[in-house]
Molecule: transfer RNA
Organism: Phycisphaerae bacterium
RNA sequence: GCCGCGUGGCCCAAUGGCAGAGGCGCCUGGCUCAAAUCCAGGAGGUUGCGGGUUCGACUCCCGCCGCGGCCA
Numbered sequence: 001g002c003c004g005c006g007u008g009g010c011c012c013a014a015u016g017g018c019a020g021a022g023g024c025g026c027c028u029g030g031c032u033c034a035a036a037u038c039c040a041g042g043a044g045g046u047u048g049c050g051g052g053u054u055c056g057a058c059u060c061c062c063g064c065c066g067c068g069g070c071c072a
Stems, first nucleotide, its partner, number of pairs: 001070006009024003017055001026042005048064005
């Protein structure tokens, strides 16, 4: 220098448009002598940061930061 990625503690979705879905984990309740399994409910997200475009941005554009890969 070029390419890709960045979304709850972890993994991973979301065609520019309803309320950011789901799994694991965590909490509470049920079940049990107790625990695990199972069932029900719940908390947890300024979508890496800043700006722009748009009626509307996780999504498009610009800059920066971080990670991975490629070239020299």